[in-house]
Context: one part of a larger RNA
Molecule: small-subunit ribosomal RNA, 3' major domain
Organism: Flueggea neowawraea
RNA sequence: UGACGAGGGCCCGCAUAAGCAGUGAAGCAUGUGGUUUAAUUUGAUGCAAAGCGAAUAGCCUUGCUAGGACUUGACAUGUCGCGAAUCCUCUUGAAAGAGAGAGGUGCCUUCGGGAACGCAAACAUCGGUGGUGCAUGGCUGUCGUCAGCUCAUGCCUUAAGGUGUUGGAUUAAGCCCCGCAACGAGCGCAACCCUCAUGCUUAGUUUCCACUGUUCAGUUUGGAACCCUGAGUAAACUGCUGGUGAUAUGCCGGAAGAAGGUGAGGAUGACGUCAAGUCAUCAUGCCCCUUAUGCCCUGGGCAACACACGUGCUACAAUGGCCGAAACAAAAGGUCGUCGUGAUCCUGCAAGGGUGAGCUAACUCCAAAAACCCCUCCUCAGUUUAGAUUGCAUGCUACAACUCGUCUGCAUGAAGCCAGAAUCACUAGUAAUCGCCAGUCAUCCAUACGGCGGUGAAUUCAUUCCCGAGCCUUGCACA
Numbered sequence: 001u002g003a004c005g006a007g008g009g010c011c012c013g014c015a016u017a018a019g020c021a022g023u024g025a026a027g028c029a030u031g032u033g034g035u036u037u038a039a040u041u042u043g044a045u046g047c048a049a050a051g052c053g054a055a056u057a058g059c060c061u062u063g064c065u066a067g068g069a070c071u072u073g074a075c076a077u078g079u080c081g082c083g084a085a086u087c088c089u090c091u092u093g094a095a096a097g098a099g100a101g102a103g104g105u106g107c108c109u110u111c112g113g114g115a116a117c118g119c120a121a122a123c124a125u126c127g128g129u130g131g132u133g134c135a136u137g138g139c140u141g142u143c144g145u146c147a148g149c150u151c152a153u154g155c156c157u158u159a160a161g162g163u164g165u166u167g168g169a170u171u172a173a174g175c176c177c178c179g180c181a182a183c184g185a186g187c188g189c190a191a192c193c194c195u196c197a198u199g200c201u202u203a204g205u206u207u208c209c210a211c212u213g214u215u216c217a218g219u220u221u222g223g224a225a226c227c228c229u230g231a232g233u234a235a236a237c238u239g240c241u242g243g244u245g246a247u248a249u250g251c252c253g254g255a256a257g258a259a260g261g262u263g264a265g266g267a268u269g270a271c272g273u274c275a276a277g278u279c280a281u282c283a284u285g286c287c288c289c290u291u292a293u294g295c296c297c298u299g300g301g302c303a304a305c306a307c308a309c310g311u312g313c314u315a316c317a318a319u320g321g322c323c324g325a326a327a328c329a330a331a332a333g334g335u336c337g338u339c340g341u342g343a344u345c346c347u348g349c350a351a352g353g354g355u356g357a358g359c360u361a362a363c364u365c366c367a368a369a370a371a372c373c374c375c376u377c378c379u380c381a382g383u384u385u386a387g388a389u390u391g392c393a394u395g396c397u398a399c400a401a402c403u404c405g406u407c408u409g410c411a412u413g414a415a416g417c418c419a420g421a422a423u424c425a426c427u428a429g430u431a432a433u434c435g436c437c438a439g440u441c442a443u444c445c446a447u448a449c450g451g452c453g454g455u456g457a458a459u460u461c462a463u464u465c466c467c468g469a470g471c472c473u474u475g476c477a478c479a
Base pairs, nucleotide, nucleotide: 001479002478004475005474007473008472009471010470012468013467015463016462019426022423023422026314027313028312029311030310031309032308033307034305035304042053043052064300065299066298067297068296070294073125077124078123079121081119082118083117088101089100090099091098092097107114108113127289128288130287131286132285136283137282138278139277140276141274143272148187149186150185151184153182154163155162156161167178168177193266194265195264196263198234199233200232201231202230203229204228207224208223209222210221237260240254241253242252243251244250320378321377324374333365340359341358345354346353347352385416390411391410392409393408395406396405432455433454434453435452436451437450
């Protein structure tokens, strides 16, 4: 000087407390461990692994396994030779591949040949999701959006080092003010960026309105005040005001205002820590394989199942379930060419099938929002709860649905009556609850993930304690 302390002081955080809804019990989905297996490819392992890499494992993907093939190779560059290549037919085979046959030339040309492609040969070499993340780059997690981490010069000390950065007050903040052997500066904080909330200007089509239309469609005509869209601009600064404070920084209240004290949310992550994670995104040193640890194909596996753990979904019901009727969103996406989205009509109980209008989209479509409201029945039961499991019969995608997809109808109708010890999220348009959409994608195991809106709470006395951080101080047998 640091680190550490069941030392002390100050202070903060959904850290505790207060409140609310969960997890832990049940069924299922999914990931992991273990076990099993020919193989169940692999990485990730307290917080900070475990719906994670994976924004989609039937084949492919695929890295694993069994079998069948290839060896200058599936891919790249160079040398030499032959033939244009493509195309057509046959045999064998699970396919990959192997073997055989027929026909037959194009493009450029200085007629020598060349380009592209195929075959063959020999080498240089290709190739490796093989090892090492404890050889590395890059990227990422974490402490932590915590308020810290440093430097130049000066001064102090024999030196390590200190000072500055400590003190008083204040802040979300090493934010700012005052003081001070310090005076300045940098990386962080804040601000500058994006979205949301208000007004004004401008632009009116695909948006909106007045009249018309009564068959009801923003349909026609006329318009741009409103709504909306998108471009610009204004607005918030403790600016004004009362109190308080040290006449400072500030704090408490008030007015005006759409918004008030960082307006709400996002992006943004200092010096460093964990030899944290990743050689399987990529790149890369070294080591290793080279008729195989490379490469092609078919089938299987990644989906196994006594069990253990994590994350979720659905429930256990009456604040509910069922039938009927009928309202109100936001955001996002889609057809270059037959490939997208698919209205309408017909058909089917339904999934779906047929038809195929419109839309390169503020136009058309996916599209029905659902909780909510009104009405009927159920009346506390393992039930008109719950929906697992299983059987039968269909549908869709795709060469292919057995291992191993998804959807529909009928039947079946399991556990479950609020959950031990323990434990997690959340302070406001939040929690809770309700649906909608996209990406990946032929289909889809999505209950995931990322967004969007609808309805919409309770509580915070406070800092004694638990956890984690910051500053000062003290002890120290640790470095």